[in-house]
Context: one part of a larger RNA
RNA sequence: GAAGAACGCUGGCGGCGUGCUUAACACAUGCAAAUCGAACGGAAAGGCCCUUCGCGGUGCUCGAGUGGCGAACGGGUGAGGAACACAUGGCCGAUCUGCCCUGCAUUUUGGGAUAAGCCAGGGUAACUGGGUCUAAUACCGUAUAGGACUCCAAGAUGCAUGUCUUGGGGUGGAAAGCUUUUGGGGUGUGGGAUGGGCCCGCGGCCUAUCACCUUGUUGGUGGGGUGAUGGCCUACCAAGGCGACGACGGGUACCCGGCCUGAGAGGGUGUCCGGCCACACUGGGACUGAUAUACGGCCCAAACUCCUACGGCAGGCACCAGUGGGGAAUAUUGCACAAUGGGCGCAAGCCUGAUGCAACCACGCCACGUGAGGGAUGACCGCCUUCGGGUUGUAAACCUCUUUCAGUACCGACGAAGCGUAAGUGACGGUAGGUACAGAAGAAGUACCGGCCUACUACGUGCCAGCAGCCGCGGUAAUACGUAGGGUGCCAGCGUUGUCC
Numbered sequence: 001g002a003a004g005a006a007c008g009c010u011g012g013c014g015g016c017g018u019g020c021u022u023a024a025c026a027c028a029u030g031c032a033a034a035u036c037g038a039a040c041g042g043a044a045a046g047g048c049c050c051u052u053c054g055c056g057g058u059g060c061u062c063g064a065g066u067g068g069c070g071a072a073c074g075g076g077u078g079a080g081g082a083a084c085a086c087a088u089g090g091c092c093g094a095u096c097u098g099c100c101c102u103g104c105a106u107u108u109u110g111g112g113a114u115a116a117g118c119c120a121g122g123g124u125a126a127c128u129g130g131g132u133c134u135a136a137u138a139c140c141g142u143a144u145a146g147g148a149c150u151c152c153a154a155g156a157u158g159c160a161u162g163u164c165u166u167g168g169g170g171u172g173g174a175a176a177g178c179u180u181u182u183g184g185g186g187u188g189u190g191g192g193a194u195g196g197g198c199c200c201g202c203g204g205c206c207u208a209u210c211a212c213c214u215u216g217u218u219g220g221u222g223g224g225g226u227g228a229u230g231g232c233c234u235a236c237c238a239a240g241g242c243g244a245c246g247a248c249g250g251g252u253a254c255c256c257g258g259c260c261u262g263a264g265a266g267g268g269u270g271u272c273c274g275g276c277c278a279c280a281c282u283g284g285g286a287c288u289g290a291u292a293u294a295c296g297g298c299c300c301a302a303a304c305u306c307c308u309a310c311g312g313c314a315g316g317c318a319c320c321a322g323u324g325g326g327g328a329a330u331a332u333u334g335c336a337c338a339a340u341g342g343g344c345g346c347a348a349g350c351c352u353g354a355u356g357c358a359a360c361c362a363c364g365c366c367a368c369g370u371g372a373g374g375g376a377u378g379a380c381c382g383c384c385u386u387c388g389g390g391u392u393g394u395a396a397a398c399c400u401c402u403u404u405c406a407g408u409a410c411c412g413a414c415g416a417a418g419c420g421u422a423a424g425u426g427a428c429g430g431u432a433g434g435u436a437c438a439g440a441a442g443a444a445g446u447a448c449c450g451g452c453c454u455a456c457u458a459c460g461u462g463c464c465a466g467c468a469g470c471c472g473c474g475g476u477a478a479u480a481c482g483u484a485g486g487g488u489g490c491c492a493g494c495g496u497u498g499u500c501c
Stems, first nucleotide, its partner, number of pairs: 001500002005497005012368001014366004019360001020326001025324003029321002035068002039066002042062002046060001047058003076279003086203001088201003092197001095196002100192008109141003117132003121128002148171010178183001205251003213241002217239008255275003258269004282301004304315002307312001332358001334357003340354001341352004371401004382391003405442001407437005415428001418425002445490005450471003456485005466473002
């Protein structure tokens, strides 16, 4: 000098930031992922209408259900991991990419089910089997397709495997309908954009009291598998491969942009913010899907917790708040979707603990204030004294001013150039800001004073009590202990402790 700090004493105000570094310990409660009626059959509950009072109608709408898209984003944490995990620079002639943009073409014609509903059941529950009815942009066929895939031929080209273009043969393949509005979708294929995946060069910890390690091991051929290369996997063949330029083993640790320090070189560090990776009670597994081996999905196993009629069954805060525990130590079970962004929707809109805000904490940085000018009989008290005085000290009193901030009253935003036909629409917030009012009024501490190191006297104590970063003070005049007066430093802070330079 620094900080995600803690502790002691103290504490006026504002702005902007930061806030479980420990138990990746266990979690009560609420919330964090829904949406679409312009895909569908419908009508549980409201509204309205008719009424024969019912199993009526309507569709302003809409519970549950089928279907679509989303749920792989956003948010959290740093346990693991010394590795192509990360950083940087390349490669893919070995690759994928929903939604979005753009080009071309297209949207033919049929079928069988099923949920919801209804009927009668089982079960404490979680839930679940049967019968019967029905729809779709759900599911399965059919027609066509210049493109796709594969084989052959020719040409062009490169960086080796190759790639591209043209012609011919073959193969298996599409679609969906809804709305009346600025309509919005479906299918095939080319290109783009975006986002991934694989591979490679180089770089960044400690340890030799770890010296040898390795059998799918190293390479080849055939096959399998993947979106894709590859011992990734498998069969056979060969016997290789790595290592003092530190293999193998052990320990520790997410990595980086950055941050701190330093003249620099370097050293330390990785909290907030941004990029990547990994993880989601522990271990394993796949399914769906453009993308997951999926935090708020599924299956299996183990531990823990809950319910049970003992047959079974439910759960996973390292989301936001909050609780217990651990700890020197770290906040509210707040408001709003107004803005920015995201999901769904043609839209209106709905959802959004992302986000925007507010609350708490001097935890940090920055800014402001606690008054200004005058005022000597140098008043009183206090302290010291050589008893003359000195000091506190222009300090106070007193006089003249000012009113920042806080307070009271009134006014009062920008953020909304958005959205909506219009009316209207701001969480923050009656906040910021403005005006007026009153009165110096409401606002100073803390550490030190032997040397290093700015700042000295008195009393008490008497190697005691105590101090101390180092040297060292204290045993009867202690500038070093304790108190007081005085002084010095910093100041809404000041000291102490641990850590880094």
This is a predicted structure of a 501-nucleotide part of an RNA (small-subunit ribosomal RNA, 5' domain) from an uncultured bacterium. Its Rfam family is "Bacterial small subunit ribosomal RNA". Gene Ontology terms of the family: structural constituent of ribosome and ribosome. Its mean pLDDT, the model's own confidence on a scale to 100, is 82. The full RNA is in RNAcentral, with records from ENA and SILVA.